[in-house]
RNA sequence: GCCACUGUAGCUCAGCUGGUAGAGCACCGCUUUCGUAAAGCGGGGGUCGUGAGUUCGAGUCUCACCAGCGGCU
Numbered sequence: 001g002c003c004a005c006u007g008u009a010g011c012u013c014a015g016c017u018g019g020u021a022g023a024g025c026a027c028c029g030c031u032u033u034c035g036u037a038a039a040g041c042g043g044g045g046g047u048c049g050u051g052a053g054u055u056c057g058a059g060u061c062u063c064a065c066c067a068g069c070g071g072c073u
Stems, first nucleotide, its partner, number of pairs: 001072003005068003010025004019056001027043005049065005
């Protein structure tokens, strides 16, 4: 330099055919217990890597850039 993949909650990851984003773990509160753990119930937490474009509407489609990982030279 070229090619491909990945980027979404603190972490690991879903998200279909474009229609206002979720799960598990973690965290906080409550119940239970003499107390802790476990278990059950509830809650908070996101400019979906950055910028632009298309569209009535973009996590999703298009382009550029950034970062990570891999392959080729």
Molecule: transfer RNA
Organism: Planctomycetota bacterium